[in-house]
Molecule: transfer RNA
Organism: Clostridia bacterium
RNA sequence: GUGCCCGUAGCUCAUUUGGAUAGAGCGUGAGAUUCCGAUUCUCAAGGUAGAAGGUUCAAAUCCUUUCGGGCACU
Numbered sequence: 001g002u003g004c005c006c007g008u009a010g011c012u013c014a015u016u017u018g019g020a021u022a023g024a025g026c027g028u029g030a031g032a033u034u035c036c037g038a039u040u041c042u043c044a045a046g047g048u049a050g051a052a053g054g055u056u057c058a059a060a061u062c063c064u065u066u067c068g069g070g071c072a073c074u
Base pairs, nucleotide, nucleotide: 001073002072003071004070005069006068007067010026011025012024013023019057028044029043030042031041032040050066051065052064053063054062
């Protein structure tokens, strides 16, 4: 330098050909239970999806550019 893959909540990951309020587990906070704690149960907070632009009535999803990480080739 070229090609491919990945980037979504604090962490690990879903979201299957564009469409209903972007979800789960763990973690965090509150409550219930308990003499206290653990366990268990309930509820809540937390992300507009690496960034920017474009297409579209509508984009995490499609297109372009760019940033970071990984792999392969020269």